[in-house]
RNA sequence: GCAGCAGGCCAGACGGCCGCCCGCCGAAGCGGCUCGCAAGAGCCGCGGAGGUGGGAGGAAAGUCCGAACUCCGCAGGGCAGUGCGCCGGGUAACGCCCGGUCAGGGUGACCUGAAGGACAGUGGCACAGAAAACAUACCGCCCUGACGCGAGGCGCGUAAGCGCCGAGUCGACGGGUAAGGGUGAAAAGGUGCGGUAAGAGCGCACCGCGCCCGUGGCAACACGGGCGGCAGGCAAAACCCCGCACGGAGCAAGACCAAAUAGGGAGGCGCGCCGGCUUCACCGCCGGUACGGACGGCCCGUCCGAGUCUCCGGGUCGGUCGCUCGAACCCGUCAGCGAUGACGGGUCCAGAGGAAUGGUCGUCGCCCCGCCGACGCCGGCGCAAGCCGGCGAAGGUGGGGGACAGAAUUCGGCUUAUCGGCCCGCUGCGGCU
Numbered sequence: 001g002c003a004g005c006a007g008g009c010c011a012g013a014c015g016g017c018c019g020c021c022c023g024c025c026g027a028a029g030c031g032g033c034u035c036g037c038a039a040g041a042g043c044c045g046c047g048g049a050g051g052u053g054g055g056a057g058g059a060a061a062g063u064c065c066g067a068a069c070u071c072c073g074c075a076g077g078g079c080a081g082u083g084c085g086c087c088g089g090g091u092a093a094c095g096c097c098c099g100g101u102c103a104g105g106g107u108g109a110c111c112u113g114a115a116g117g118a119c120a121g122u123g124g125c126a127c128a129g130a131a132a133a134c135a136u137a138c139c140g141c142c143c144u145g146a147c148g149c150g151a152g153g154c155g156c157g158u159a160a161g162c163g164c165c166g167a168g169u170c171g172a173c174g175g176g177u178a179a180g181g182g183u184g185a186a187a188a189g190g191u192g193c194g195g196u197a198a199g200a201g202c203g204c205a206c207c208g209c210g211c212c213c214g215u216g217g218c219a220a221c222a223c224g225g226g227c228g229g230c231a232g233g234c235a236a237a238a239c240c241c242c243g244c245a246c247g248g249a250g251c252a253a254g255a256c257c258a259a260a261u262a263g264g265g266a267g268g269c270g271c272g273c274c275g276g277c278u279u280c281a282c283c284g285c286c287g288g289u290a291c292g293g294a295c296g297g298c299c300c301g302u303c304c305g306a307g308u309c310u311c312c313g314g315g316u317c318g319g320u321c322g323c324u325c326g327a328a329c330c331c332g333u334c335a336g337c338g339a340u341g342a343c344g345g346g347u348c349c350a351g352a353g354g355a356a357u358g359g360u361c362g363u364c365g366c367c368c369c370g371c372c373g374a375c376g377c378c379g380g381c382g383c384a385a386g387c388c389g390g391c392g393a394a395g396g397u398g399g400g401g402g403a404c405a406g407a408a409u410u411c412g413g414c415u416u417a418u419c420g421g422c423c424c425g426c427u428g429c430g431g432c433u
Stems, first nucleotide, its partner, number of pairs: 001429005007423004012364007020055006029046007057404001061415002064413005069250004081246005086100005101115001102113004116241002121239002124234002138181002140177004145173001147171002149168001152165005189207006208230001209228008254321004264312006272289006291305005328347008366401007375392007
């Protein structure tokens, strides 16, 4: 210098003008009370001119985990269900974080991992393939077997022929084998030597695997030694088994105050008079009569006639609280590899209701692109002065960009989105000294 890895941080600055939300103080003005003969004064309430303090994030997001808080439920135990799952630690808690182990990836810094059990049981593994799991045998290899064929040889025979032996790149049967080929994502240890008819953990050495012992470690586990020729693939993000944890709902939780109307309860007053029915009655029915109301007024006629007042309690509209001081934030010291914890000092930092935290202008700053370019380096030409070309670059200038996003009871995490910039540490490669 180039390429990369890991951790932490920032999220434009200042000013002018115009606005928004919350709190505090609060003028004018209005009303009431008290005092005063009066003018007026004091206090309280309403009122709000104006002033003043504060006002989004690293994710406020997704609402995926864990809690606080609140209400409901709950003697105790179990089943079902859900989640988690190497080891140790941190924490209020966690499925989060830290430090390790193991496995996989990367030359490396480093990254990734739902990482218990597959001899508890049930089931699955497409196609291909002999076989996908109590192993098996398609091609191939082999013949320790018996049979056929059989070059050729030997014997007997005058000959035709008969008999015997018999290599074999021969054939079928039967068998051996699991080295090699082939199938597949995956095939019952791997490499080598020996061994064999051919082979094979059949034997041996090393590696792997299992068991035991020792050493180190809190542990996961690692290392070393010995023994055993050696269990049997994958998948539990299939059911399942084992271990651990778990009651439900959520600030629209919940608490308090409380209107109109309707409905509920209690009490007071009323529900005319006469007669009849009915066990009785201000339950109700029938008849007569009086009164009141409706049919615009009046007469007739028809129809209707029992509520009303006060109090209590529940809910609704509405209001108040919950509501922001909290596992809080900042700085420092100490303990710890670290997550984190302890101690000391300091700070108060939105709490509003479907929801404020904004707009604009100016100056500066950041990033990208174009142009100019002091200066530096390299190369060429030249005796030299210098000229030409390339690269870098302080600075100037023109244009563009400036992200993701928006608190809603509050915390701790995770995940996702994000223009750009800064700091610290580390790795690989190349160059120079």
The RNA shown here (Bacterial RNase P class A) has 433 nucleotides and comes from a Vicinamibacterales bacterium. Rfam family: Bacterial RNase P class A. Gene Ontology terms of the family: ribonuclease P activity, dimeric ribonuclease P complex and tRNA processing. Model confidence (mean pLDDT): 76 of 100. Of the family's consensus pairs, 93% are formed in the model.